[in-house]
RNA sequence: ACGGGUGUAGCUCAGUUGUAGAGCGCCUACUUGCGUAGGAGGUCGCGGGUUCGAAACCUGUCACCCGAG
Numbered sequence: 001a002c003g004g005g006u007g008u009a010g011c012u013c014a015g016u017u018g019u020a021g022a023g024c025g026c027c028u029a030c031u032u033g034c035g036u037a038g039g040a041g042g043u044c045g046c047g048g049g050u051u052c053g054a055a056a057c058c059u060g061u062c063a064c065c066c067g068a069g
Base pairs, nucleotide, nucleotide: 002067003066004065005064006063007062010024011023012022013021018052026039027038028037029036030035045061046060047059048058049057
């Protein structure tokens, strides 16, 4: 210094530009157990742009993975 991919809750991942979600986990109550009901937890890796509106589009950058050299 080249190309591609990934980055969203503690973990694994969804998410057609229009209120950020699921499963597992965590907390509380009930429950012998299995389980039931409720709750907390996110400035969507970071900066900028487009748009009335961006997790999604454009751009830069960082980390990781794959490939080429």

Transfer RNA from Candidatus Uhrbacteria bacterium CG10_big_fil_rev_8_21_14_0_10_48_11, 69 nucleotides, folded computationally. Its Rfam family is "tRNA". Gene Ontology term of the family: triplet codon-amino acid adaptor activity. Rfam classes the family as a transfer RNA. From the family's description: Transfer RNA (tRNA) molecules are approximately 80 nucleotides in length. NCBI's taxonomy places the organism under Bacteria, Bacteria candidate phyla, Candidatus Uhriibacteriota.